[in-house]
Molecule: transfer RNA
Organism: Candidatus Nanoarchaeia archaeon
Order: sequence, then C1' cells, then structure tokens
RNA sequence: GCGGAUGUAGUUUAACGGUAGAAUGUGAGCCUGUGGCGCUUGAGACGAGGGUUCGACUCCCUCCUUCCGCU
Repeated sequence: GCGGAUGUAGUUUAACGGUAGAAUGUGAGCCUGUGGCGCUUGAGACGAGGGUUCGACUCCCUCCUUCCGCU
C1' cells in the first nucleotide's frame, strides 16, 4: 500500500427496517447478631459524521478503533 472482519451498559453478549433485551457487576430495600447466600426494586448502552426511508443497531458512503490475510 491492497483486501477482509469487528465495534451495543463497567464486563460478556442478543436483536435479518417498526418500543434496544439478557447475564454479570452496581445503587436502594427486605432477610441476618455481622457478613455471605437468597428475594424485591432502580439506574445504566447502539464507535463518529453524513445519506436512503414514514421509520435505521440493522441498508449505503466517509472516517476512526481493534484484529486477520496479501505484498
């Protein structure tokens, strides 16, 4: 330099154009002599910018991160 893949919550990971779910972690409460376990409940995410569409995590373009291959 060329080609391909990847990007969603603190972490791991679903969702093939129509309300972004879950596990774990975390806040509060209950339980307990204390802690742990357990139960209830809450907060928290679509890499960035454009485009298409009535509507985009999803389709298109550019950029960026990480990874793989070729030279």